This is a predicted structure of a 72-nucleotide RNA (transfer RNA) from Rhizobacter terrae. The coordinates come from a structure-prediction model, not an experiment, and the mean pLDDT is 83. It matches the Rfam family "tRNA". Rfam links the family to the GO term triplet codon-amino acid adaptor activity. Taxonomically the source falls in Rhizobacter (Bacteria, Pseudomonadota, Betaproteobacteria, Sphaerotilaceae). The sequence is in RNAcentral, with records from Rfam.
[in-house]
RNA sequence: GCCCGUGUAGCUCAGUGGUAGAGCACUCGCUUGAUAAGCGAGAGGUCGUUGGUUCGAGCCCAACCGCGAGUA
Numbered sequence: 001g002c003c004c005g006u007g008u009a010g011c012u013c014a015g016u017g018g019u020a021g022a023g024c025a026c027u028c029g030c031u032u033g034a035u036a037a038g039c040g041a042g043a044g045g046u047c048g049u050u051g052g053u054u055c056g057a058g059c060c061c062a063a064c065c066g067c068g069a070g071u072a
Stems, first nucleotide, its partner, number of pairs: 001071002004068004010024004018055001026042005048064005
C1' cells in the first nucleotide's frame, strides 16, 4: 500500500430503521454493634468525525480518523 473487522456510560458489552440499555464501578438510602454481602433509588451518553439516503439513522451508504487482524 491493498483487504477484512471494529469504534455506544469510567470499564466490559447489548441494542437486526421508530423513546439509547444491562452488568460491574460511582453516589445516596435501607439493613448491621461495625464492615462486607444483600435490597432500593440516583447520577453518568453531542452513539469516533463529516456528509449522504430516509418521514425517521446507534443501525443503511461514502470519505476521513483511531484500534485490531490478514497479505507481499